[in-house]
RNA sequence: ACGAAAGUUUUCUAGGGUUCCGGAAGCUAGCGCUUUGACUGGUCCGAGAGAAAACGCAUGGCAUGCCAUGUACACGGAGGGACAAAAGCCUGGGAGAU
Numbered sequence: 001a002c003g004a005a006a007g008u009u010u011u012c013u014a015g016g017g018u019u020c021c022g023g024a025a026g027c028u029a030g031c032g033c034u035u036u037g038a039c040u041g042g043u044c045c046g047a048g049a050g051a052a053a054a055c056g057c058a059u060g061g062c063a064u065g066c067c068a069u070g071u072a073c074a075c076g077g078a079g080g081g082a083c084a085a086a087a088g089c090c091u092g093g094g095a096g097a098u
Base pairs, nucleotide, nucleotide: 007055008054009053010052011051012050015045016044020042021041022039023036024035025034026033027032056071057070058069059068060067061066062065073093075096079091080090081089
């Protein structure tokens, strides 16, 4: 330098905060306004090491596009970044550890 897939996507969950909705407190004649996420929630974000599925890939069979099998293993900071903000998100199968 080239090639090479521990592949890609979707839905959900653990988890997350507070832009919006709602809740709570206060103010207002009322419309509404302010504060609040050590407010259960709805919207929202969301896992390499969580779940399910689809596609893909590899090998084999054969009736040439259909079937079968496989797709393993995986302890992990601090700091920084984004969106409104935070997080098992990204940095990151990183630094490290064994």
Molecule: Guanidine-I riboswitch aptamer
Organism: Chryseomicrobium excrementi